[in-house]
This is a predicted structure of a 145-nucleotide RNA (c-di-AMP riboswitch aptamer (ydaO/yuaA leader)) from a soil metagenome. Its Rfam family is "c-di-AMP riboswitch aptamer (ydaO/yuaA leader)". On this family, see Barrick et al., Proc Natl Acad Sci U S A 2004: "New RNA motifs suggest an expanded scope for riboswitches in bacterial genetic control". The prediction has a mean pLDDT of 76.

RNA sequence: CGCCGAGUUCCUCGGGGCAUUGAGGAAACGGGGGAACCGUUGGCGCCCGACCUUCCUGGGAUCGGGUGCCGGGGGCGAAUCGCACUCCGCGUAGCGCCAUUUCCUUCGGCGCGAGCCCGUCAGCUAACCCCGUAGGCGACGAAGG
Numbered sequence: 001c002g003c004c005g006a007g008u009u010c011c012u013c014g015g016g017g018c019a020u021u022g023a024g025g026a027a028a029c030g031g032g033g034g035a036a037c038c039g040u041u042g043g044c045g046c047c048c049g050a051c052c053u054u055c056c057u058g059g060g061a062u063c064g065g066g067u068g069c070c071g072g073g074g075g076c077g078a079a080u081c082g083c084a085c086u087c088c089g090c091g092u093a094g095c096g097c098c099a100u101u102u103c104c105u106u107c108g109g110c111g112c113g114a115g116c117c118c119g120u121c122a123g124c125u126a127a128c129c130c131c132g133u134a135g136g137c138g139a140c141g142a143a144g145g
Base pairs, nucleotide, nucleotide: 001138002137003136004135008027009026010025011024012023013022028133029132030131031130032129033128038123042070043069044068045067046066047065048064049063050062051060052059053058072121073118074117075116076115081091082090083089094112095111096110097109098108103145104144105143106142107141
C1' cells in the first nucleotide's frame, strides 16, 4: 500500500517525559433469541376412551389422550454433495482474487470448497432481549458500460 473476514471509528476517566497498559460510553457493521398469520408433527411398546365385531372371553385398520424408551435437532461460515479408495484422490453446489476511487458485464488465469460451537433446545417472526468488534495473509491479465 493491498487481500480474506462483521471484526471499524470516535469520546470520557485514571496513570504518564515518551511509549506500553487499564476501566467505561457512543456510532457503525455483523450475528442469535423472540408474537400474530403461515408452516411443521419420527419409530417401537404399554394404558384409557371412541368406532366395528363376538353368546362370552376376546379381537381389529383407524382416531384422540396419557406414558416409557430409542432416534435427534440447531448455530456461525462460501465451505455442500457425489464417485472412488486404504490413500488422503477426482469432481461438485457455492465462494474469493487478478490494484482505474467505486459499481456492473464478458473472456482468460490463479485459488478455497475448512473448521468451530450449542447440548435434547430454538421454523418464520413486529415490539422487545442478548452477543461479537477477532484471527490470518501478500497481489499487480484484457475489453466494454